[in-house]
RNA sequence: CGGUUUAGCUCAGUUGGUAGAGCAGUUGAUUUGUAAUCAUCAGGUCGUUAGUUCGAAUCUGACAACCG
Numbered sequence: 001c002g003g004u005u006u007a008g009c010u011c012a013g014u015u016g017g018u019a020g021a022g023c024a025g026u027u028g029a030u031u032u033g034u035a036a037u038c039a040u041c042a043g044g045u046c047g048u049u050a051g052u053u054c055g056a057a058u059c060u061g062a063c064a065a066c067c068g
Stems, first nucleotide, its partner, number of pairs: 001068005008023004017054001025041001027039003047063005
């Protein structure tokens, strides 16, 4: 100096408009039982803090962690 930071994990989020998927987890169905499959539910102060804005994961500053 450049890049990254979003759910337990891996990642989306198309020029700012009340945050999603897959896996994992809960419950149920199916099965003699397990696995698999299907349905359902839960889970996030979007690294921290300040600013701009009616409104910020998204724009701006500082700081932190990690990678080069």